[in-house]
Context: one part of a larger RNA
RNA sequence: CUGGGCGUAAAGGGCGCGUAGGCGGCCCAAUAAGUCAGAUGUGAAAGCCCCGAGCUUAACUUGGGAACUGCAUUUGAUACUGUUGGGCUAGAGAGUGAGAGAGGAAAGUGGAAUUGCGAGUGUAGAGGUGAAAUUCGUAGAUAUUCGCAAGAACACCAGUGGCGAAGGCGGCUUUCUGGCUCACAACUGACGCUAAGGCGCGAAAGCGUGGGGAGCAAACAGGAUUAGAUACCCUGGUAGUCCACGCUGUAAACGAUGAAUGCUAGAUGUUGGGAAGUAACUUCUCAGUGUCGUCGCUAACGCAUUAAGCAUUCCGCCUGGGGAGUACGGUCGCAAGAUUAAAACUC
Numbered sequence: 001c002u003g004g005g006c007g008u009a010a011a012g013g014g015c016g017c018g019u020a021g022g023c024g025g026c027c028c029a030a031u032a033a034g035u036c037a038g039a040u041g042u043g044a045a046a047g048c049c050c051c052g053a054g055c056u057u058a059a060c061u062u063g064g065g066a067a068c069u070g071c072a073u074u075u076g077a078u079a080c081u082g083u084u085g086g087g088c089u090a091g092a093g094a095g096u097g098a099g100a101g102a103g104g105a106a107a108g109u110g111g112a113a114u115u116g117c118g119a120g121u122g123u124a125g126a127g128g129u130g131a132a133a134u135u136c137g138u139a140g141a142u143a144u145u146c147g148c149a150a151g152a153a154c155a156c157c158a159g160u161g162g163c164g165a166a167g168g169c170g171g172c173u174u175u176c177u178g179g180c181u182c183a184c185a186a187c188u189g190a191c192g193c194u195a196a197g198g199c200g201c202g203a204a205a206g207c208g209u210g211g212g213g214a215g216c217a218a219a220c221a222g223g224a225u226u227a228g229a230u231a232c233c234c235u236g237g238u239a240g241u242c243c244a245c246g247c248u249g250u251a252a253a254c255g256a257u258g259a260a261u262g263c264u265a266g267a268u269g270u271u272g273g274g275a276a277g278u279a280a281c282u283u284c285u286c287a288g289u290g291u292c293g294u295c296g297c298u299a300a301c302g303c304a305u306u307a308a309g310c311a312u313u314c315c316g317c318c319u320g321g322g323g324a325g326u327a328c329g330g331u332c333g334c335a336a337g338a339u340u341a342a343a344a345c346u347c
Base pairs, nucleotide, nucleotide: 004318005317006316007301008300012315014201015200016199017198021194022193023192025088026087027086028085029084030083031082033081034080035077036076037075038074039073040072041071042070049065050064051063052062053061054060091191092188093187095184096183097182098181099180103177104176105175106174107173108172109171110154114150115149116148117147118146119145120144121143125136126135162169163168206247207246208245209244210243211242215241216240220236221235222234223233258314259313260312261311262310263309266292267291268290269289270288271287272286273285274284275283276282277281296303297302320347321346322345329340330339331338332337
């Protein structure tokens, strides 16, 4: 390179926006670049291949042919691709009217709980465990009542419920703001899909500066357990967890399943719209989200209109195990490190 693949065997980029590029709906006309056909020229000779000839044959030599799959010029064809012009509305977008939602940002605010502090009642234990001890407590703890303060998280509602591209999002109110769905069809007229580089977002932990610090809690200390116990259990406890700004850029970032479009039995739940009949309710339909299941697919498990089925377009990625996601170099980073990414050797 070809071929084959990527749910679990190696393999889908963590996610989006979008540039180049690739690909692209229906109809008409023109053109003839791609495409197809013919002609002419060229494609040296030799060689290879075919039919002959000459050395007794062969090797070898030699005649003719074919071939040289190509290129150029020219004449035509016009289905498809391209280009140009015109038109269309089924893709895409816009409009009008509705709707649901923990989608995002900022500000404000609420109650329960926890801890601490002050005060009252009250007395000898409390706490903790498998059992204990470290620990707290007569300087009055635990318990209980009232008050105050602080920080963090939001019980019930709550749901294989909802929203978001992913990460993720959950008290309440206000302001600003993104996306989505449905109905109508009176607008634009292919404006689309994908997306190398690029740009942005990106849990937790970690880092920098400044705040904050109730609870929890790496490290650490002590008590237990144990042969030991640098653990599991217990008592404490600092970073951190929280906020602001900046960095990091990784996860089993998982549906281990890239995005888009079309097609292909059904059954049953659920969320949000709409329509019809209507007393409730039922039926139909659109958009999401589950369970089961036919065809088909699959090595099997399983998937099965939310495909892992049948097809098309584009991107990413894989090529035996180890060495190794390592070394070196480059880029990025304050660092931690991230990213790109081998080879020797070995089985």